[in-house]
Molecule: Glycine riboswitch aptamer
Organism: Belnapia rosea
């Protein structure tokens, strides 16, 4: 004294996939009050898909005292999460700030 490489927060950027269908007629608003219609909504279900928050793998790949043990992937699985928008979002660039070795 501290780059690379690590950890956090901050700004920017970000991918897929049905604005499905019932039903409860429950709310709200409009049509001639009302039946009745049409829209938007909350709830619950029903089929179809997604995969980049999480989770999970008998799972590729790495290490290690090696036939066991440990970490683990953009791969699989979809519990959860999503499929107009919003929010989230692996992972990229930039800044700050930590810790910490090499010099």
């Nucleotide at each position: 004294a501290g780059a690379u490489a690590c950890c956090g927060c901050g700004c920017g950027g970000g991918a897929g996939a049905g604005a499905g269908g019932g039903g409860c007629u429950g709310c709200c608003c409009g049509g001639c009050c009302a039946a009745c219609c049409g829209g938007g909504u909350g709830c619950c279900u029903c089929c179809g898909c997604c995969g980049a928050a999480g989770g999970c793998g008998c799972a590729a790949c790495c290490g290690g005292c090696c036939c066991c043990c440990g970490g683990a992937a953009a791969c699989g699985c979809u519990c959860a999460g999503g499929c107009a928008g919003a929010a989230g979002g692996g992972c990229c660039g930039c800044g700050c700030g930590g810790a910490g070795a090499a010099g």